[in-house]
RNA sequence: UCCGUUAUAGUGUAGGGGUUAUCACUUCGCCCUCUCACGGCGACGACCCGGGUUCGAUUCCCGGUAACGGAA
Numbered sequence: 001u002c003c004g005u006u007a008u009a010g011u012g013u014a015g016g017g018g019u020u021a022u023c024a025c026u027u028c029g030c031c032c033u034c035u036c037a038c039g040g041c042g043a044c045g046a047c048c049c050g051g052g053u054u055c056g057a058u059u060c061c062c063g064g065u066a067a068c069g070g071a072a
Stems, first nucleotide, its partner, number of pairs: 001071007010025003018055001027043005048064005
């Protein structure tokens, strides 16, 4: 310098045009327990940035940024 892959809660992830964006761990509340832990119920919390296409974009396209890998 060029090419490819990836970017979603604090962490790890599913979802690849349309319903309230999924699940687990963490955190918080309640129940349980003499108490703690375990367990049960519930709550909070996210689409990397900019532009384009579309009635509608987390999803498709372009550019950027970052991480990883490859070529020279």

Predicted 3D model of a 72-nucleotide RNA (transfer RNA) from Hanseniaspora uvarum DSM 2768. RNAcentral records the identical sequence in 2 taxa. RNAcentral holds the sequence, with entries from ENA and Rfam.